Small-subunit ribosomal RNA from an uncultured prokaryote, 1442 nucleotides, folded computationally.
It matches the Rfam family "Bacterial small subunit ribosomal RNA".
RNA sequence: GAUGAACGCUAGCGGCAGGCUUAACACAUGCAAGUCGAGGGGUAACGAUAUCUUCGGAUAGGCGACGACCGGCGCACGGGUGAGUAACGCGUAUGUAAUCUACCUUUAACAGGAGGAUAGCCCCGAGAAAUCGGGAUUAAUACUCCAUAGUAAUCUAAAGUGGCAUCACUUAAGGUUUAAAGCUCCGGCGGUUAAAGAUGGGCAUGCGUGACAUUAGUUUGUUGGUGAGGUAACGGCUCACCAAGACUACGAUGUCUAGGGGUUCUGAGAGGAUGAUCCCCCACACUGGUACUGAGACACGGACCAGACUCCUACGGGAGGCAGCAGUGAGGAAUAUUGGUCAAUGGGGGCAACCCUGAACCAGCCAUGCCGCGUGCAGGAAGACGGCCCUAUGGGUUGUAAACUGCUUUUGUACGGGAAUAAUGGUUUCUACGUGUAGAGAUUUGAAGGUACCGUACGAAUAAGCAUCGGCUAACUCCGUGCCAGCAGCCGCGGUAAUACGGAGGAUGCAGGCGUUAUCCGGAUUUAUUAGGUUUAAAGGGUGCGCAGGCGGUCUUUUAAGUCAGUGGUGAAAGUUUGCAGCUCAACUGUAAAAUUGCCAUUGAUACUGGAAGACUUGAAUAUAGUAGAGGUAGGCGGAAUGUGUAGUGUAGCGGUGAAAUGCUUAGAUAUUACACAGAACACCAAUUGCGAAGGCAGCUCACUAAACUAUUACUGACGCUGAUGGACGAAAGCGUGGGGAGCAAACAGGAUUAGAUACCCUGGUAGUCCACGCCGUAAACGAUGAUUACUCGGUGCUAGCGAUAUACUGUUAGUGCCUAAGCGAAAGUGAUAAGUAAUCCACCUGGGGAGUACGAUCGCAAGAUUGAAACUCAAAGGAAUUGACGGGGGCCCGCACAAGCGGUGGAGCAUGUGGUUUAAUUCGAUGAUACGCGAGGAACCUUACCUAGGCUUAAAUGUAGAUUGACAGAUUGUGAAAGCAGUUUUUCUUCGGACAAUCUUCAAGGUGCUGCAUGGCUGUCGUCAGCUCGUGCUGUGAGGUGUCGGGUUAAGUCCCAUAACGAGCGCAACCCCUAUCUUUAGUUGCCAGCGAGUAAUGUCGGGGACUUUAAAGAGACUGCCCGUGUAAACGGUGAGGAAGGUGGGGAUGACGUCAAAUCAUCACGGCCCUUACGUCCUGGGCUACACACGUGCUACAAUGGCCGGUACAGAGGGCAGCUACCCCGCGAGGGGAUGCGAAUCUCAAAAGCCGGUCUCAGUUCGGAUUGGAGUCUGCAACUCGACUCCAUGAAGCUGGAAUCGCUAGUAAUCGCGCAUCAGCCAUGGCGCGGUGAAUACGUUCCCGGGCCUUGUACACACCGCCCGUCAAGCCAUGGAAGCUGGGGGUGCCUGAAGUCAGUGACGGCAAGGAGCUGCCUAGGGUAAAACUGGUAACUGGGGCU
Repeated sequence: GAUGAACGCUAGCGGCAGGCUUAACACAUGCAAGUCGAGGGGUAACGAUAUCUUCGGAUAGGCGACGACCGGCGCACGGGUGAGUAACGCGUAUGUAAUCUACCUUUAACAGGAGGAUAGCCCCGAGAAAUCGGGAUUAAUACUCCAUAGUAAUCUAAAGUGGCAUCACUUAAGGUUUAAAGCUCCGGCGGUUAAAGAUGGGCAUGCGUGACAUUAGUUUGUUGGUGAGGUAACGGCUCACCAAGACUACGAUGUCUAGGGGUUCUGAGAGGAUGAUCCCCCACACUGGUACUGAGACACGGACCAGACUCCUACGGGAGGCAGCAGUGAGGAAUAUUGGUCAAUGGGGGCAACCCUGAACCAGCCAUGCCGCGUGCAGGAAGACGGCCCUAUGGGUUGUAAACUGCUUUUGUACGGGAAUAAUGGUUUCUACGUGUAGAGAUUUGAAGGUACCGUACGAAUAAGCAUCGGCUAACUCCGUGCCAGCAGCCGCGGUAAUACGGAGGAUGCAGGCGUUAUCCGGAUUUAUUAGGUUUAAAGGGUGCGCAGGCGGUCUUUUAAGUCAGUGGUGAAAGUUUGCAGCUCAACUGUAAAAUUGCCAUUGAUACUGGAAGACUUGAAUAUAGUAGAGGUAGGCGGAAUGUGUAGUGUAGCGGUGAAAUGCUUAGAUAUUACACAGAACACCAAUUGCGAAGGCAGCUCACUAAACUAUUACUGACGCUGAUGGACGAAAGCGUGGGGAGCAAACAGGAUUAGAUACCCUGGUAGUCCACGCCGUAAACGAUGAUUACUCGGUGCUAGCGAUAUACUGUUAGUGCCUAAGCGAAAGUGAUAAGUAAUCCACCUGGGGAGUACGAUCGCAAGAUUGAAACUCAAAGGAAUUGACGGGGGCCCGCACAAGCGGUGGAGCAUGUGGUUUAAUUCGAUGAUACGCGAGGAACCUUACCUAGGCUUAAAUGUAGAUUGACAGAUUGUGAAAGCAGUUUUUCUUCGGACAAUCUUCAAGGUGCUGCAUGGCUGUCGUCAGCUCGUGCUGUGAGGUGUCGGGUUAAGUCCCAUAACGAGCGCAACCCCUAUCUUUAGUUGCCAGCGAGUAAUGUCGGGGACUUUAAAGAGACUGCCCGUGUAAACGGUGAGGAAGGUGGGGAUGACGUCAAAUCAUCACGGCCCUUACGUCCUGGGCUACACACGUGCUACAAUGGCCGGUACAGAGGGCAGCUACCCCGCGAGGGGAUGCGAAUCUCAAAAGCCGGUCUCAGUUCGGAUUGGAGUCUGCAACUCGACUCCAUGAAGCUGGAAUCGCUAGUAAUCGCGCAUCAGCCAUGGCGCGGUGAAUACGUUCCCGGGCCUUGUACACACCGCCCGUCAAGCCAUGGAAGCUGGGGGUGCCUGAAGUCAGUGACGGCAAGGAGCUGCCUAGGGUAAAACUGGUAACUGGGGCU
C1' cells in the first nucleotide's frame, strides 16, 4: 500500500459498487420452461350469444376461448457451483486435403398418388397410492407405401488443372438407391432436395502452464505395422494377426497440492503474490454407471440401474434430489428479502395479439469498500468561570475556545410542483402502387415512483468520534501503583519521585469513521537475470583422470539457425493509460486513441555466435640434446644404538624422582670385556632445501618406471580448458587372514601425588606399531585460499638450467621464500606464488540452536561413512579490531612487602569495645583490609534518643494581628514519687502619646520517625602511589591511537636524548610552618661573665648587654666547587669546605577517579510518615545484665629486679566557682589556717638515673586480682552504678600452640610529665611533651600491595568474571516401539444390475417387425495377499525452556 474480510468503540446524509472465502453439509414451502387452436381429434372448466325452462337450470363446439391428449418447436440457451482435473484442461499460434451444424440468409428445383394404425373420448377391471391392464371406436404438418430426380450418395472407368505425402478440384458418360404436408383471413405461413453463406461445435498439432529425487526406472493395447469393424470425422477408438518396441536425468513413473485465462494487489522495474465481483473456456449437478431422444446431451428442474440418506404406506409397494431465486437448520470470526415488475434489454413459442421468463430491471438489509456533502461562518480579552500544571500575593494552559453580537441555510422539518427512461410496439386516420408493404399524424403502454429534481417557509437550529503521545514515530505533565496490577510490533517499561502500567489535564494523527487481528507484496541487493558471496563472519569438493554438458586461437569463402530491421495476421470485450464527454463535482459511466512488451507468417541485412569448406602457427602435443631430485615399485647390502643369550672380570647396590616407592639384585645385578642372535629405525650431511596431483617421500646400491625443467625450433596443425554422474588414489586409527615382534606403547597392574586422582610423574605391560594380501574412505586431508588463461611498480635471497671470456648484465626460463607500491579488503592483512584487473567451467553458502541428529536409501564384516530434514526454541550466534580489567603469562621497578634484627599480641588477671544471649528496656549507628579504648574530648540524676508509671495538648524563641489586665515573679499552704494541680498573700513606670510585662486568641509548630540506594557538606581507603587529562596537528571507515611510546636517569610523567608531534593543565617538586648553625635588632618577669652591695642561703639588690635564652628580621645548601664515568640528564668519591650534603629531619598539603564505602543521630535538605502523639514534661529503671566468643589495651610472671634511705637533671602545658607556696592536724586519702599569682615573676611539679642498704630464685619481700572492715572527697543524691586512702586478705600467672602485629635513628624499646572533656569519675583511652637510648638490612628467589611496557582472553557487574556436563523437579514438541485403529490407490479370484453391441429367434400366411433367451463388456458387492500413508500406545531415547 492492499482486502469478498472479521472483531472493539463510535455513527448525520447521499451516490456507485459488493455481500457463505467454512459443510460439493442436509433441506420444509413457494416460484425458476414453456408455447402453438393459423397442425389435429375434440370440449373438462369459464364467458358471450341463441333456444327451452318447473326460474333451480338444461340444450347448442355454432362463437370467444381451452384442461387433458396426439403433433410441432423449445427444453443442450439462460442461471448456479469449483468437488474432480497437473490434463491438449487452459492460454497462444496453426491445421482439418480427416469433420458436423436445427432455427436464419441467398440461389435452383419440386410438392403426384395411396394406405394402415394410435392417444384422447367411451366401457370394464386391479391397486391404499403411484400407476397399470383389457375391449370398442377416431384424426392429423404423427406413421407407411408407390411415383417423379438432381450439382445428392454409391459402383465402373476417363481427361484436365493444382497441391503438401495420403490426395483435392473441374468436366463429361453409364448403372443402382433415396423426397415432400399441409393450414389460410388468399396477402402469406409452412414442407422436400441440392448448393453456398453465416453462426456454433468436434478433432489434431507446436510452444507455454505447480511442489517433492528421502519418488529412478515406467509400460502389454503398451509402441508400431497389415486388415477389418466403428464414428459426423482421423486415430489401438475396438478386434484379429505380425514385429518388439515406446517414455525417461532437458526428470518418465509415483505421491501431494490445484479449475485455467483475461485480470487483481504490490513493486522504479525485473519480479512476487492472486484467480471474489465482470468476461471467455472447462468440469460438475445426492454418489457411481448406462444409454435413449435429438441438429446438438450421454442431458441441473429427462429416463433406467446400483448405493447412501430422507419421506409416504393399508407393509404388498411407492416418492425425492435448491452447486436456480428467496428461505430453513447446521458449520463458522463471518456474508442479506420466503420483496416488486415483465415498463425497458434479452430469450422461447406463436402470423400476430399475446403467453412464459427468480435471465433481467428495480426495491429492501449491511459503514463491507470507494467517492462526495454536512455537523456552521465572521466578530468577540474582563484573555471570564471551571479544570489542569507551576518556581504559587502570582503565572502558564485549555483559549477566540465559551458567553455575547451579527450573518448564512447545504443538511433537516413542513408545504407545493414534478421528470427523462417510450420506440422501429399496439390501435386508429391519412398518403404513395391494387389488397399488402412503406411513410406521416393522433391516441395508448412505467415496476422503480410522487422517486430524482425544482420552489417557498422556519431556525444554528438535527449531526464527532477513535487511536496514540519512551525510541523507531507526529504528540508531556500531574496523581495513583510499587517487579504488584499491568503494558509490549522490536528494543524494552514496572522493585516509592514511571513522559512506557491505571486515571486526569493537555497535545498529536486521522475523521463518519478510527483502531486491532488475519493474509499478500514492498522495504529485503535477506535466493542477487537486472543485482550477492565463499583466507578468518555461513560457504572451495581430500586429490587426479575423465563420458555427457558448458566455453574455446588466427585468416578466407559460403550458409542464414541464433541476432537485427521492415511488412502482414493475430493478441475478444471489459480492465490499466491518455484525450474528450455525461450524471451539480467525484466515485461511476460513455466515446475515441494508445498500449497489450507475446505468438505466427513473410521479405531483407550478415558485424558477432553457430553450421559447412579451405588455409595458418602463437595454444597444445611430439622429436633431438642435456639437467636436478628423500618421485614410485621390487631386490640386495651396511654400520651405530637397543634388547636378549653364553662366557669372563668384579661387588653391593642398581634404577627412578620435585622427593620417594613399586621394580631388579649375594641363585652375583648395575658396570665392564668378548662372541652370537633378533627386530625396527636410519645420527652427522640437513637448509626459509628438493621431489610428487594430493595423501606423502630421507642409510647405501642395482633393476624397472613416471613426471618436471632448459636449449634447438625439426614435426602435427586447435588436437584445447573445465568437468555433474562415474571411476582411481587417498595420513593416522580401526577390521579380516597369515607371519613377525627389538624398542615404544592405548587397555590393564602396581608405586607415588592428592581431600579424592579411574590423570599428569615412576616401574612394568597386551593389542597395535613392522611385512604380505584384502577392507575402511575419513582428518585443523590447511595456504582454513578450486582449476585454467591473460595483464599489472619495485627491492632482496635460495634451487635447477641457459646466453656470455667474465665475478659486466635491470640478461633469460622454470620453481621456491621475505619486504613493499598501486589496487583490494570490515579489518587483520594480501600484494606477479593476489585476497588486484578480466574471462571460462565446476563445487559450495543463505541467522543461532535442535543437528551433521532422526527417518528412509546406498555402501561396509563391523566400527561406521555418504545423502540429509522437521517440530520446537532464542534474539541473537559470529568476524576483525579498540580501551580497560584479569592471568598459579613475560620483562623492568618500588614499599618495614619479604629477609636481617628489636619488642609485642595470641596463654593469665583486670580495663575497655564488639558479637551473642538475656531483658520491660538492655536506645541508635559503625561490620574484611577501610567496624570493634570507633561516633563518645567524661552514661550515678541530667546527658538520653530506650523501658515502666503518671501528666499536658501546645512548651521555648521570634514575628504579625486583635482583645483584656496591671502585673509577672517571689513568698507560703495542701496534695503528690515528681511533674503538676488547687489555694493564700504582696505588688509597675509615664512627658498620658505610650513603653514594658503578663494572660487569652489567630497564623506560622514539633519529631534522634523512614529513606546515606533521592541529596549537599564532611570523612575513610587505594595512596603522598605517580599518575590523570586537554588544545592544535597527524593518523585510522570507526571505537580509538599519537603526545604519555623507545634509550638512559630519578623518590617522582624528575630530567636528558631520540621522535608526527608541538605545547598546556591537574598532580610531583618548590613556595608555608617547626627543628638543627650563625648574624643583626631588642633586654622584662628571663640571664649573671666581669664590678659592687647583702644574706644562714638563693640574681636577693645596684648594675651589665658578654653568655644562655626569648622573638622578629636575615644569612646558609645550590650537585655550587674538585676528581672520575657518561653525548646529556645524572651517578660515584672515607673528596674539600661546612652546623648541616645530595629531598638535612619532621609537619601541613591527598590529582582524575574507585568502593551506589560511611554518616538523614553534628548540621542542612527532596520525598514519605505521626499530630490528645512517633510531639512534650516528669519519677524510677536501663544504656554498667552474663553459660560464652573476638578485638584493643594495662599489670605481671621478676635479680638489667623488688623494697628502704639519700641525691640530680626536663620540656610542653594549665590555673580565680582556679592553681596554691608555707604552717598545723591525720599513717593516709584529706582537713583547718594562710600567702603569692589572671602568670618567662606565684603555683601544679618529674621518673627512670646516680649513691648506699636489704632480699637470693621461692608462687617468693615477685604479682597484685578478689573479698572483709574502716574512711576521705565530689555531688540534691555514690543501692543498682563513682574515684581515692588505710588495715587485712593475697587468686591466676614461672614468658605463652597454630598463627600474627609494629619499627630503619634520636627510630624501636623504656621512663615519667602535661592537657582537653570534667562537680566527681570508672583515663590502663586519646592528644601532646621531654629524659635515657639500641640492634639490623646479604639481598629481591619467594608472600602481600603498587607503578610502567608487552602478551593471551569466549571477561566488561570486568576472575568474588565467565562457564561445561551429570543428577533432582516442572512444562513442551519430537524419534523408536509389542500392539490397536483409519485412509486412498494398485493387483489376483468370485459374483455381476441397467444398458449398448453381437447371436438366436417364440409370434406372424409372407414381409416389415419382434417378446424372450444366450454371450462380451461394466458400475457395484465379496474375498485374498502385499505395498504406501496417517492417528494412537505400555515402555523407552535424546532435545528445548524454566
Its mean pLDDT, the model's own confidence on a scale to 100, is 83.